About this RNA:
SAM riboswitch aptamer (S box leader) from Alteribacter aurantiacus DSM 18675, 147 nucleotides, folded computationally. Model confidence (mean pLDDT): 76 of 100. Its Rfam family is "SAM riboswitch aptamer (S box leader)". Rfam describes the family as follows. The SAM riboswitch is found upstream of a number of genes which code for proteins involved in methionine or cysteine biosynthesis in Gram-positive bacteria. It was read from a public genome assembly, where an Rfam model found it.

Formats: sequence, C1' cells, structure tokens
RNA sequence: CUCUUAUCGAGAGCUGGCUGAGGGAAUUGGCCCUGUGAAGCCCGGCAACCGACCUAAUCACCCUAUGUGGUGAAGACUUUUAAAGGUUUUAAGGCACGGUGCUACAUCCAACAGAUAGCGACUUUUCGCUAGUCUGAAAGAUAAGAG
Repeated sequence: CUCUUAUCGAGAGCUGGCUGAGGGAAUUGGCCCUGUGAAGCCCGGCAACCGACCUAAUCACCCUAUGUGGUGAAGACUUUUAAAGGUUUUAAGGCACGGUGCUACAUCCAACAGAUAGCGACUUUUCGCUAGUCUGAAAGAUAAGAG
C1' cells in the first nucleotide's frame, strides 16, 4: 500500500502539566470549537478489538449446507477390578497484565442511489425545491487477519 471481516448516536480532564494558533481526514457547501488556550507531547481517564489469565466455560481442522453442523485432540463429570466405554464443554461472563485504540459536536452534517412526506410548476407523463425523514452505497477511522 491492497484485500477480507467486525464496529463506528455509548463512554472518557466543565480546575492536570508543557507549549502557543489554529482545529473538526481530504474536496465543495454548511454548522461549530478555539488566547476562558487550537493542534501536538506528557500525565490522567474511557472502552474491551486481539493476546494472557480466572471460571466447568478449550485448541486445531473440514464444508454444497456457515449451522442447535461435522472430525480430531484436550479438559470436566461418570460407569467399570481392569481393558474399554458414556455424558458434556466452542454460549455467555470476569479481569485490565501485555498489544493497540479512543478521550467537543452522530464518522459534526450534507454530497451518490432508492423509498417516502410536504410544497411548487405542468393538461398529463414528469420535473424542481426542502441541505425534510428512512434505508443502502461510497469515502474515512479503529481492530483483527491475509497478501
């Protein structure tokens, strides 16, 4: 840098420190924040994506079917003198140790498409407007994985 999957209206300093002018990703338009201190750095905090750990509450693989699926291993319970069997665990929690992330405003809002409401124009088909409402897409951000 590209691809895949998931998430993006919650939460986190109305008195922390340094610094000192811009900032809310980019473009356009809007709306905001900001010397009562922007961005950045440090500290603090939030959350719980990944790993580790706790707990009986796992690991690896397979697919036309992605599921209350299947196979193997491991763990737990259990039958049995033993050999050997049986049942069950992939749900959901906790923690905040490690890796990230985040810490004004819905990803601040709109932009593209569809549906729909109101209004206007038109004989009708239809068209336009409201930065209308809803859904999806695109773009972006973050995590995890792959190249």